[in-house]
Molecule: Guanidine-I riboswitch aptamer
Organism: Ectothiorhodospiraceae bacterium
RNA sequence: ACAACAGAUGGCUAGGGUUCCGAUCCGCUUGCGGGUGCUGGUCCGAGAGCCAUCGACCACAGGUGCCUGUGGUUACACGGAGGGAUAAAAGCCCGGGAGAU
Repeated sequence: ACAACAGAUGGCUAGGGUUCCGAUCCGCUUGCGGGUGCUGGUCCGAGAGCCAUCGACCACAGGUGCCUGUGGUUACACGGAGGGAUAAAAGCCCGGGAGAU
């Protein structure tokens, strides 16, 4: 320097705060307003977490010019500070970044 779809989506969780609900406290015009992240529900949510589906690739078989089926592969991965979004924050995004080995 070149070459790889080291791919995508969905669900769940670790985790996260406080827009809404709830809890609790206060105020008063008794039904509203305000305070407090607080075991929780709604909500956000992992490149280095889990599961599934699709895709890609390989082998075999069958059809024929690309499709179907079966099986397999889809590895490895230590990581600040700072900034950004959202109501707000975070293993979210910047980011497989800076850096380390």